[in-house]
RNA sequence: CUUAUCAAGAGUGGUGGAGGAACAGGUCCUAUGAAGCCCGGCAACCUAACUUAUUAUGUUAAGGUGCCAAAUCCUGCGGUAUUUCCGAGAGAUGAG
Numbered sequence: 001c002u003u004a005u006c007a008a009g010a011g012u013g014g015u016g017g018a019g020g021a022a023c024a025g026g027u028c029c030u031a032u033g034a035a036g037c038c039c040g041g042c043a044a045c046c047u048a049a050c051u052u053a054u055u056a057u058g059u060u061a062a063g064g065u066g067c068c069a070a071a072u073c074c075u076g077c078g079g080u081a082u083u084u085c086c087g088a089g090a091g092a093u094g095a096g
Base pairs, nucleotide, nucleotide: 001096002095003094004093005092006091011039013038014037015036019029020028021027023076024075025074026073040068041067042066045064046063047061048060049059050058072090077087078086079085
């Protein structure tokens, strides 16, 4: 840079000891214990096996990632104007 997805799901654990939710503004979480790390779990993008005449679809598994407060927590730019509205941007993740 291209492309797909982002309203589902997942801890009464150990360690740690003050921050965290990308950015800005809000609004929240947090000493009834934040981040990080370990264990555990969720999901099924890539992957493997099976299925199918082939591809696709489907089933199973979980090796590589990812994820486990709140819709990507909300808003951010434009349109409509009542908004869980529509689109874009930004961001996150996978694959290339």